Molecule: transfer RNA
Organism: Parcubacteria bacterium C7867-007
């Protein structure tokens, strides 16, 4: 310095051709139980890495700018 992955809930992550942002696992309450894990029900938890364009509408498309893995030299 190029070139490619990828950044979305506390953690891994999905999101289709742009149309109300989800899923496991975690936290919390609650049923159970002598209790205590499992187990079963119900909840809250998101400026979508930052900015800007473009749209009637952008996690998603342009353009810039930070971070993280990989590769080249």
């Nucleotide at each position: 310095g190029c070139c490619g992955a990828g950044g979305u809930a506390g953690c891994u992550c999905a999101g289709u051709u742009g149309g109300u942002a989800g899923a496991g696992c975690a936290a919390u309450u609650g049923c159970a139980u002598c209790g205590u894990a499992a187990g079963c029900a119900a909840u809250g938890g998101g400026u979508c890495g930052g900015g800007a364009g473009u749209u009637c509408a952008a996690g998603u498309c342009u353009c810039c700018c930070c971070c993280u893995c990989g590769g080249c030299u």